RNA sequence: AUUGAAUACGAAGCGCCAGAACCGGGGAACGCCCCGGUUGACGAGGGGGAGGUUCAUCGAAGUCUUCGGCGGAUGCCUCCCGGUCGGGUCACGGCCGUAAACGGUACUACAAAUCCGGUGGGUAACUGCCGGCACAAAAGUGCCAGGUGACUGAA
Numbered sequence: 001a002u003u004g005a006a007u008a009c010g011a012a013g014c015g016c017c018a019g020a021a022c023c024g025g026g027g028a029a030c031g032c033c034c035c036g037g038u039u040g041a042c043g044a045g046g047g048g049g050a051g052g053u054u055c056a057u058c059g060a061a062g063u064c065u066u067c068g069g070c071g072g073a074u075g076c077c078u079c080c081c082g083g084u085c086g087g088g089u090c091a092c093g094g095c096c097g098u099a100a101a102c103g104g105u106a107c108u109a110c111a112a113a114u115c116c117g118g119u120g121g122g123u124a125a126c127u128g129c130c131g132g133c134a135c136a137a138a139a140g141u142g143c144c145a146g147g148u149g150a151c152u153g154a155a
Stems, first nucleotide, its partner, number of pairs: 014071004019067001020039008042059003048080006081097005087152006103144006115132007
């Protein structure tokens, strides 16, 4: 390098299911047992590197399980690197992560489920797909505001 085999991976508001609820079958005769199955979060947003940590952002929906739990995770913390905070460099400090400011203020925006219509699978619980209408917040943009010291330059 090629060929063959086996195993693993493919996801990240994601995966899983032992509680629970529900469905089918069987048994019991009571308030339950057994077998098999179904459900178990709707999108938006989110990744410099290493280590640590765990109820890790935002809204939508809703008479009900979007209950309960497990794992993971782009959250958070520390350090390093990087950006920014009056021309430059460095140190410390603040805030951040390459779109590299949190905050104040004004303005601007976008989704999916739900819903409506159609269609497929399943005995069922339930579920896949297609089309259509609508609606968020975090966010974005402008403005305001946002260090101290040392050294050093230009106008």

GlmS glucosamine-6-phosphate activated ribozyme aptamer from Desulforudis sp., 155 nucleotides, folded computationally. Its Rfam family is "glmS glucosamine-6-phosphate activated ribozyme aptamer". From the family's description: This entry contains a glucosamine-6-phosphate activated ribozyme that is found in the mRNA for GlmS. GlmS is an enzyme that uses fructose-6-phosphate and glutamine to generate glucosamine-6-phosphate. Lineage of the source: Bacteria > Bacillati > Bacillota > Desulforudaceae > Desulforudis. The prediction has a mean pLDDT of 79.